[in-house]
Molecule: Bacterial RNase P class A
Organism: Phycisphaerae bacterium
RNA sequence: AGAGUGGGCCAGGCGACCGUCGAUUCGCCAUGGGCGGAUCGGAGGAAAGUCCGGACCGGACAGGGCACGGUGAUGGCUAACGGCCACCGGGAGUGAUCCUAGGGAAAGUGCCACAGAGAACAGACCGCCGAUGGAUGACGCCGGCUUCCCCGGCGUCGUCACAGGCAAGGGUGAAACGGUGCGGUAAGAGCGCACCGCGCGGUCGGUGACGGCCGUGGCAGGGUAAACCCCACCGCCGGCAAGCCCAAAUAGGGGGCGAUGAGUCGGCCCGACUCGCUAUCAGCCCCGGGUAGGGUGCACGAGCCCGUCGGCAACGGCGGGCCUAGAUGAAUGGCCGCCACCCGACAUUCGUGGCGCCGAUUUAUAAUCGGUGAAACGGUCGGGGACAGAAUUCGGCUUACCGGCCCACUCUGCCA
Numbered sequence: 001a002g003a004g005u006g007g008g009c010c011a012g013g014c015g016a017c018c019g020u021c022g023a024u025u026c027g028c029c030a031u032g033g034g035c036g037g038a039u040c041g042g043a044g045g046a047a048a049g050u051c052c053g054g055a056c057c058g059g060a061c062a063g064g065g066c067a068c069g070g071u072g073a074u075g076g077c078u079a080a081c082g083g084c085c086a087c088c089g090g091g092a093g094u095g096a097u098c099c100u101a102g103g104g105a106a107a108g109u110g111c112c113a114c115a116g117a118g119a120a121c122a123g124a125c126c127g128c129c130g131a132u133g134g135a136u137g138a139c140g141c142c143g144g145c146u147u148c149c150c151c152g153g154c155g156u157c158g159u160c161a162c163a164g165g166c167a168a169g170g171g172u173g174a175a176a177c178g179g180u181g182c183g184g185u186a187a188g189a190g191c192g193c194a195c196c197g198c199g200c201g202g203u204c205g206g207u208g209a210c211g212g213c214c215g216u217g218g219c220a221g222g223g224u225a226a227a228c229c230c231c232a233c234c235g236c237c238g239g240c241a242a243g244c245c246c247a248a249a250u251a252g253g254g255g256g257c258g259a260u261g262a263g264u265c266g267g268c269c270c271g272a273c274u275c276g277c278u279a280u281c282a283g284c285c286c287c288g289g290g291u292a293g294g295g296u297g298c299a300c301g302a303g304c305c306c307g308u309c310g311g312c313a314a315c316g317g318c319g320g321g322c323c324u325a326g327a328u329g330a331a332u333g334g335c336c337g338c339c340a341c342c343c344g345a346c347a348u349u350c351g352u353g354g355c356g357c358c359g360a361u362u363u364a365u366a367a368u369c370g371g372u373g374a375a376a377c378g379g380u381c382g383g384g385g386a387c388a389g390a391a392u393u394c395g396g397c398u399u400a401c402c403g404g405c406c407c408a409c410u411c412u413g414c415c416a
Base pairs, nucleotide, nucleotide: 001412002411003410004409005408006407007406008405009404010403012339013338014337015336017334018333020042021041022040023039024038025037026036027035028034029033044387048398049397051396052395053394054393055392056239057238058237059236063270064269065268066267068235069234070233071232072231074086075085076084077083088102089100090099091098092097103230104229108228109227110224111223112222125170126169127166128165129164132163133162134160135159136158137157138156139155140154141153142152143151144150178196179195180194181193182192183191198217199216200215201214202213203212204211205210243296244295245294246293253287254286255285256284257283261275262274263273264272265271303322304321305320306319307318308317309316310315341384342383343382344381345380346379350378351377352376356372357371358370359369360368
C1' cells in the first nucleotide's frame, strides 16, 4: 500500500418563526367546561415480517392417555425459546474465519432415474491367464511291423482360446462391496504382510460430546431418515379488537333441545367439577331488535447507563445514577438561514502536500544535497438525502438499507 475476516457505534447538527401531542404549573372566564402563558419531553435499528418464546388477561379448580405439532452432538446462559456462548464431530477456505435439518440404516418398509455386466448377500462389456482338461504344429525317442505310409505312447518348444480360471487393469456412472505399496500366483484376489481405515478390548485426558496411545481381529451387506418410520425431550386454548367499569338505548321479543339432563376443560377418550331434576330451571343453539359513546387497561419495565467483582464467553452478583412517546382516524410537522456529509463540474495566482523525473556527490550502491513536481485537500458553482413511522409489552430470528467512524485479526507486495 492492497485484498479480506469478525465485532461495536452513528443514522445529520445549530438557530429563528408558525403549528401539534403529553406532563407539570400559573393566570383569566365563570365554573359540567373553555381561553391564554411558561418549563420539560415527544418514533426505529429495523418501529417491518407475524416466524419462535414469554409477561399479562380471560376460559371456575386440577389431571391422565391417544392423535397432532415442534426440537434433535455436548456443556452452559436465560423467565423461556427453534435464541445466544463455548466446545466436539463433519465440510469449505492459504488463513483470519464460515456452514452444519449433527440421535437411529443390525426394528421394519421404501428409493438410488439414465448409463452400465452389475446399484447391496451384485457382477463380466473391453479385457488378463494358458497352470489343468481339449485342439493343433515342429523336433527327438520308443512301440505296433523288417521298410514306406499310417497309428499309438512319452518328452521338449510353440500356436489356439473350446471347457476353465480372474474381478486386480480399462470402460459406464453421482456413487461399484475398503485405500496405497510389497510379496505371492498361470493370471489374480486381504490370499499373506506393512501402514491407513473399520470393529472389539484396555488405558490416559476431559464435566461431557469426544480425542490420544497400546493391543487384537475379520480383513467386512454402500448411500438416503431435509423419505415413511423408530427413539428422546417439549407443547392446554384464545388473545389489549385480551379484560374491567360507567352511561345510554331497545322488543321484560319469538322459537328449539331438555331429566339414563345440560354445560366447562384445543380435537377424541377417560376423569374431575358446576348447575339442575317431575317442573321446565340452569345451560346451550337459532331468528329478530337496540347500542357501537366514555373511562380504564396505557407504560417504572425479566428497563437503560456507569463502575467493580466472577466467568474463555454468553451472562450474573454488588454499588451508584437516570426516567426516556402514549396517540385514538390516529400527534412528534412545515418553512427559512448557517454548518456538516455525499456526488458532479470549474478554477489552479496562492497555501498544504509530495508520487515520479533530472542533476550533483561516490569506483559503484546506499545515504545526502539541489531543481522540477502528479494525485488529493483548502476555493467557486450546481445537485442530493438510504431502508423506512410506535398502537399492550419484552427476549430473539428473518428481511430491507444511502453512507460514515472505531477496534481486533488474516493474507499478499514493497521499504527500513